[in-house]
RNA sequence: UUCUUAUCAAGAGCAGGCGGAGGGACUAGCCCGAUGAAGCCCGGCAACCGGCGUAUUUUACGCACGGUGCUAAUUCUUGCGGAAGCAUUUAUGUUUCUGAGAGAUGAGAG
Numbered sequence: 001u002u003c004u005u006a007u008c009a010a011g012a013g014c015a016g017g018c019g020g021a022g023g024g025a026c027u028a029g030c031c032c033g034a035u036g037a038a039g040c041c042c043g044g045c046a047a048c049c050g051g052c053g054u055a056u057u058u059u060a061c062g063c064a065c066g067g068u069g070c071u072a073a074u075u076c077u078u079g080c081g082g083a084a085g086c087a088u089u090u091a092u093g094u095u096u097c098u099g100a101g102a103g104a105u106g107a108g109a110g
Base pairs, nucleotide, nucleotide: 001110002109003108004107005106006105007104008103013042016041017040018039022032023031024030026079028077029076043071044070045069048067049066050065051063052062053061054060055059075102080099081098082097083096084095085094086093087092088091
C1' cells in the first nucleotide's frame, strides 16, 4: 500500500504537566482555538485481538494483565442515488428518512 470482514447515536481531565498556533481526513459549510490548537507525558473511556476466570464450554458473561484504539460537536454536517413532506417562477429549492460512496479503528490475508 491492496483485499476481506466487524463496528462507527453510548462512554472518557470544564480547574493535570510540557508545549506553543493551529485544528476538526478531503470538498463546500459550520465550528473549536492565547479563558491556550497540534504534538508528547500522565489520567480516563471502551473492550476489537491475546491472556485469565466462571458457566448451560463451536458460545455467553466477567476481569482489564498484555497489543491496539479512542478521549468537542452522530464519522460535526455535506459531496452520488432513492422515498415521502413542504414552497413556488414547474423545475428548482428545502426538510425528514434511507441505501451507496468516502473516511476511521480492530482482526485476518496478499

A computed fold for a 110-nucleotide RNA, annotated as SAM riboswitch aptamer (S box leader). Its mean pLDDT, the model's own confidence on a scale to 100, is 83.